[in-house]
RNA sequence: UGCGGGGUAGUCUAACGGUAGGACGGUUGGUUUUGGUCCAACUAAUCUUGGUUCGAAUCCAAGCCCCGCAG
Numbered sequence: 001u002g003c004g005g006g007g008u009a010g011u012c013u014a015a016c017g018g019u020a021g022g023a024c025g026g027u028u029g030g031u032u033u034u035g036g037u038c039c040a041a042c043u044a045a046u047c048u049u050g051g052u053u054c055g056a057a058u059c060c061a062a063g064c065c066c067c068g069c070a071g
Base pairs, nucleotide, nucleotide: 001070002069003068004067005066006065007064010024011023012022013021018054025043026042027041028040029039030038047063048062049061050060051059
């Protein structure tokens, strides 16, 4: 440099173009003599900038970053 794949809460992982969900984590409360387990509530995310669309995590373009292959 070319080609291919990927980027979503602190971490992992879903989501026909139509409410961004789940698990772990964290906070608070309940339970317990304490801790742990268990239960409930809350917390927190779509890499960036444009475009298409009534509507974009999803489609398109350009960029940034990561992985692989080729040279």